A computed fold for a 76-nucleotide RNA from Methylomonas lenta, annotated as c-di-GMP-I riboswitch aptamer.
The source organism's lineage runs through Bacteria, Pseudomonadati, Pseudomonadota, Methylococcaceae and Methylomonas.
[in-house]
RNA sequence: GACCGCUAAAGCCAAACCUAUCGUAAGGUAGGGGCAGAAAGUCGCGGAUCCUCUCCAGGAAAGCCGGGCUACCGAA
Numbered sequence: 001g002a003c004c005g006c007u008a009a010a011g012c013c014a015a016a017c018c019u020a021u022c023g024u025a026a027g028g029u030a031g032g033g034g035c036a037g038a039a040a041g042u043c044g045c046g047g048a049u050c051c052u053c054u055c056c057a058g059g060a061a062a063g064c065c066g067g068g069c070u071a072c073c074g075a076a
Base pairs, nucleotide, nucleotide: 004074005073012037017032018031019030020029021028022027035063041069042068043067045066046065047064049060050059051058052057
């Protein structure tokens, strides 16, 4: 340095649901909450999904799968 994730410690993150608020919507944000996660950090790049729209097209979602980039701790 790469791979890997038995265990320990320090931290991180936060599903459903509730409240407020923004959005036509999918959904976003903040607070509560805690099912989970070792990339549940990040990028809509490929596929799938969702919303609006007659279509063209525009948008959502990174906690669906794959891929790119980056990162904490630590045994075999």
Of the family's consensus pairs, 94% are formed in the model. The coordinates come from a structure-prediction model, not an experiment, and the mean pLDDT is 83.